[in-house]
Context: one part of a larger RNA
């Protein structure tokens, strides 16, 4: 100087406690292990792998397996020869890739001896080798990017001083803070990376603007529908506003803390973006880049089919339930944020058909205009009466719809029938401190189709925190027999 302790002191954090809801039991979805398999491609493994890479595996993707084919190659540059490009047909064969044969067809630029003469640029075919290619290996050779401790309050430097030196001091101490935040003191004085602020967003007000938005008063209508208006709502650009600024108290006259006033908001107002020096030879050579090694008629390329979807089992993450604060039926209300077609074809209304998924239809909309669109929980009424049930919906049979070349392996959805386990879950374990948890629905990305996942949006809307002894993680000071 570090590291360490079932040493000490001080202090934080949903760390415990106090609460609320879960997981662990059931069924299903999904990931993983294991097993199986021709293959079940590969990676990720305590926290920090396991609804992770995958924001979407029927073909493609695809890296795997089986089989069919290719060898200058699917792709790039160079050389030689032929043909413009390109388009069409026949199929000989074939699962396709490919292979075999035939036909149409001559453009653009330059030169000229005007002959379809020579050369050139693109493109195609053939040939030759230089080379291409590799999701082959090494993340313990690397860049880049990322996770984690941790949004924790730390990590350092210059000069000076001290020490033989490693190094110390500053950064320790007394207060204070969310904070190495600030104040005071001090052989230190300053400074940098972090903290905070500057950025975005929500909450209040003002100004500007008034269509596609809005409607107070007037007229009008079934309807802000139309005239009219821009006050209000809203939209979106700019500005104001909060600073311990004011008052009282505590404190060292400090920093600050406590209470109060005013205020939409009060002491960091809520949320986001932002991640210091470093740690884990953490993760990634399968995003990409890249050293080295390896393959080169194959470890490259292509095609068809299969596999990644297997199933005695084990684990993680979720969804749906076990019901009456509920189920079913009828009526009725209130959001926010998004998405949508002019070169690839989007959102799709009314209306009609169908029990339904959906089909027909095509108004309108390049969208504050039109559409997706119904929000759901809620409220009102009716019914069920504690039962494996009008709970629960797995599973299976049948009939269908849609997407797509194609739903057998292996899609989603609908209808009829079937109705399984499940009566609140052992040891154990997780999340959350407020518009949070819980609960309810909505949208979007990916995407032809395919979410119970992900991301975002709003509706309803709690309980509890005495406290820091204990568990876990962390910070500072101190101690030490360890390096």
């Nucleotide at each position: 100087u570090g590291a360490c302790g079932g040493g000490g002191g001080c202090c934080c954090g949903c760390a415990c406690a106090a609460g609320c809801g879960g997981u662990g039991g059931a069924g299903c979805a999904u990931g993983u292990g294991g097993u199986u398999c021709a293959a079940u491609u590969c990676g990720a493994c305590g926290c920090a792998a396991c609804g992770c890479g995958c924001a979407g595996a029927a073909c493609c993707u695809u890296a795997c397996c089986u089989g069919g084919g290719c060898u200058u190659g699917a792709c790039a540059u160079c050389c030689u020869g032929a043909g413009a490009a390109u388009c069409c047909c026949u199929a000989u064969g074939g699962a396709a890739a490919c292979u075999a044969g035939g036909g149409a067809g001559u453009g653009c630029c330059u030169c000229c001896u005007c002959g379809u003469g020579a050369g050139g640029a693109a493109c195609u075919c053939a040939g030759u080798g230089a080379c291409a290619g590799g999701u082959g290996c090494u993340g313990c050779a690397u860049g880049g990017c990322u996770g984690u401790c941790g949004u924790c309050a730390g990590c350092u430097c210059g000069u000076g001083u001290c020490g033989u030196g490693a190094g110390a001091u500053g950064u320790u101490g007394g207060g204070u803070u969310a904070a190495g935040u600030c104040c005071c003191g001090c052989a230190a004085c300053g400074a940098g990376c972090g903290c905070a602020a500057c950025c975005c967003u929500c909450g209040c007000c003002c100004u500007u603007a008034g269509u596609u938005g809005c409607c107070a008063g007037c007229a009008u209508u079934a309807a802000g529908u139309u005239g009219g208006g821009c006050a209000c709502u809203c939209u979106a650009a700019g500005g104001g506003g909060a600073c311990u600024g004011c008052c009282g108290g505590u404190g060292u006259u400090a920093a600050a803390c406590c209470g109060g006033a005013g205020g939409a908001a009060g002491g960091c107002g809520g949320g986001g973006a932002u991640g210091a020096c470093g740690u884990c030879a953490a993760g990634u050579c399968c995003u990409c880049a890249u050293g080295g090694c390896c393959c080169u008629u194959a470890u490259g390329c292509u095609c068809a089919g299969g596999g990644c979807u297997a199933c005695a089992c084990a684990c993680g993450u979720g969804c749906u339930a076990c019901a009456a604060u509920g189920g079913u039926c009828g009526g009725u209300a209130c959001a926010a944020a998004g998405g949508g077609u002019a070169u690839u074809u989007g959102c799709g209304a009314a209306c009609c058909c169908g029990c339904g998924a959906g089909g027909g239809g095509g108004u309108g909309c390049u969208a504050a205009u039109c559409c997706c669109a119904a929000a759901a929980a809620g409220c009102c009424g009716a019914u069920c009466u504690c039962a494996g049930u009008u709970c629960g919906g797995a599973u299976u049979g049948g009939a269908g719809u849609c997407u797509g070349c194609a739903a057998c392996u292996c899609g989603a959805c609908u209808c009829c029938a079937u109705g399984a386990a499940g009566g609140c879950g052992g040891a154990a374990u997780c999340g959350c401190u407020a518009g949070u948890a819980a609960u309810c629905g909505u949208g979007c990305a990916u995407c032809a189709g395919a979410a119970c996942g992900g991301c975002a949006c709003g509706g309803u809307g709690a309980a509890u925190a005495c406290g820091u002894u204990c568990c876990c993680g962390g910070g500072c000071c101190u101690g030490u027999a360890c390096a």